[in-house]
RNAcentral holds the full RNA, with entries from ENA and SILVA.
Small-subunit ribosomal RNA, central domain from an uncultured bacterium, 341 nucleotides, folded computationally.
The coordinates come from a structure-prediction model, not an experiment, and the mean pLDDT is 86.
Its Rfam family is "Bacterial small subunit ribosomal RNA".
Context: one part of a larger RNA
RNA sequence: UUGGGCGUAAAGCGUGCGUAGGCGGUUUAUUAAGUUUAAGAUAAAAGCCCGGAGCUCAACUCCGGUUCGUCUUAAAAACUGGUAGACUUGAGUGUGGUAGAGGUAAAUGGAAUUUCUAGUGUAGCGGUGAAAUGCGUAGAUAUUAGAAGGAACACCAGUGGCGAAGGCGAUUUACUGGGCCAUAACUGACGCUGAGGCACGAAAGCGUGGGGAGCAAAUAGGAUUAGAUACCCUAGUAGUCCACGCCGUAAACGAUGAGUACUAAGUGUUGGGGAAUCCCAGUGCUGAAGCUAACGUAUUAAGUACUCCGCCUGAGUAGUACGGUCGCAAGGCUGAAACUC
Numbered sequence: 001u002u003g004g005g006c007g008u009a010a011a012g013c014g015u016g017c018g019u020a021g022g023c024g025g026u027u028u029a030u031u032a033a034g035u036u037u038a039a040g041a042u043a044a045a046a047g048c049c050c051g052g053a054g055c056u057c058a059a060c061u062c063c064g065g066u067u068c069g070u071c072u073u074a075a076a077a078a079c080u081g082g083u084a085g086a087c088u089u090g091a092g093u094g095u096g097g098u099a100g101a102g103g104u105a106a107a108u109g110g111a112a113u114u115u116c117u118a119g120u121g122u123a124g125c126g127g128u129g130a131a132a133u134g135c136g137u138a139g140a141u142a143u144u145a146g147a148a149g150g151a152a153c154a155c156c157a158g159u160g161g162c163g164a165a166g167g168c169g170a171u172u173u174a175c176u177g178g179g180c181c182a183u184a185a186c187u188g189a190c191g192c193u194g195a196g197g198c199a200c201g202a203a204a205g206c207g208u209g210g211g212g213a214g215c216a217a218a219u220a221g222g223a224u225u226a227g228a229u230a231c232c233c234u235a236g237u238a239g240u241c242c243a244c245g246c247c248g249u250a251a252a253c254g255a256u257g258a259g260u261a262c263u264a265a266g267u268g269u270u271g272g273g274g275a276a277u278c279c280c281a282g283u284g285c286u287g288a289a290g291c292u293a294a295c296g297u298a299u300u301a302a303g304u305a306c307u308c309c310g311c312c313u314g315a316g317u318a319g320u321a322c323g324g325u326c327g328c329a330a331g332g333c334u335g336a337a338a339c340u341c
């Protein structure tokens, strides 16, 4: 290489958009690049392969031959491709409905925590397995009234919904993306995938400027302990929040790439339609055949097939070194070998 694989053994890029490329619905005519057939040329001989013969056999030697490659000419026209035309079921548009924490911005609201001010009130509060540090007679904790400020939105809430993924949950308004159902008016293959590329991408972290209630890495103290750089307690700074700009990683998980078609049922739920025992689109459970090493999976496939992309090839060394590239940095991406087993 051929081949075999990727839920859990090594292996699906975190997700999308999309360039080149690869692949691509029904039908008519044409062409003849691929394809097929025939003839010819060439391919030195030997060797290889097939059939036979000769040395007693074999090795060895000899004879005959097919196939394959390239080129030329002629023919065929089913399939693939090209050209011209047509079609509507794929795809898209329109029309009528419809559900939703989809996104961005602004405004508003109540509960709670904390702090402050004032009143009542007096000796404790807090915390733990038990304590102590801590707070409190300079009046705390508790309670009543008022104020300030920040962050998060109880109930509703649901293997409920929406989004490509990350993710999205108070209310209202403005702007805005996508989906689903019905219809069948329009376009007429406009499609699928997608190396590079581009965009988005939790948390933490970084830069500049704000903000800072609660929580809380670091840090300090108190405990525990043989020790305790921890678990527990009292404090507490970055950070968490906002704006703009970076970073580009996660058990970014369904550990399951995208698309299309086909292959028993039963049952719950969400959205839409229907006169209908139903139909379409999602989301769960149980389960047939099949698949699987087993676990399990099973119309939301890990079944049966096709198309395209990514990835794997013993363990360690190692996601390390070196080089390149990106980044302010942290570091990311790409990514070995010696050696050992």
Base pairs, nucleotide, nucleotide: 004312005311006310007295008294012309014200015199016198017197021193022192023191025087026086027085028084029083030082031081033080034079035076036075037074038073039072040071041070042069049065050064051063052062053061054060090190091187092186093185094183095182096181097180098179102176103175104174105173106172107171108170109153114148115147116146117145118144119143120142124135125134161168162167205246206245207244208243209242210241214240215239219235220234221233222232257308258307259306260305261304262303265286266285267284268283269282270281271280272279273278290297291296314341315340316339323334324333325332326331